[in-house]
RNA sequence: ACAAAUACCAAGCCUAAAUCGCCCGCUCGGGCGAUGCGGGGGAACCAGCCGGACGCAGGCGCGUCCGCGGGGCGUAUUGCGCCGCAGCCCGAAGGGCCAAGGCGGAUAGAGAACUUCCAAUCUCAAGCCCGUCAGCUAACCCCGUCGGCGGUUGGAAGCAUCGUG
Numbered sequence: 001a002c003a004a005a006u007a008c009c010a011a012g013c014c015u016a017a018a019u020c021g022c023c024c025g026c027u028c029g030g031g032c033g034a035u036g037c038g039g040g041g042g043a044a045c046c047a048g049c050c051g052g053a054c055g056c057a058g059g060c061g062c063g064u065c066c067g068c069g070g071g072g073c074g075u076a077u078u079g080c081g082c083c084g085c086a087g088c089c090c091g092a093a094g095g096g097c098c099a100a101g102g103c104g105g106a107u108a109g110a111g112a113a114c115u116u117c118c119a120a121u122c123u124c125a126a127g128c129c130c131g132u133c134a135g136c137u138a139a140c141c142c143c144g145u146c147g148g149c150g151g152u153u154g155g156a157a158g159c160a161u162c163g164u165g
Base pairs, nucleotide, nucleotide: 012149013148014147018035019034020033021032022031023030024029036145037144038143039142040141041140046135050067051066052065053064054063055062056061069133070130071129072128073127078106080104081103082102083101087097088096089095090094109124110123111122112121114158115157116156117155118154119153120152
């Protein structure tokens, strides 16, 4: 000097996920409340009200059975290719299809450090929940306030901070 790892620092970042007060207490945690932010349920009006068979009714309705469920938080949706246990099919060997799952690439969409616009570049594109039930929805009711990081340059406009005079 270069590279890697670890630790610390940072005008911080993603996310709704923060602040304040009171109480308890093993002193570093817990509980309660409020505010702020976020989410769900919930009228009228509007919208919407699956397919098949049978029966009743007689004026478009009712009942039974079968088939298919549906919805929410979140940017995280939708294909494709390969592998593929279970299962199914053919079969002499073995092979074929392939739920789940795995890998790869793409994509709706999302993020990149004060904000906006333009250009380029990079990254993410998950996970979880309700349980046959919920359209919208005033009043009203209920719930959350975790967790993870230190991510990029250029141009223009604006705003702000620090230092010096």
Model confidence (mean pLDDT): 75 of 100.
A computed fold for a 165-nucleotide RNA from an Acidobacteriota bacterium, annotated as c-di-AMP riboswitch aptamer (ydaO/yuaA leader).
The sequence was found by an Rfam model in a public genome assembly.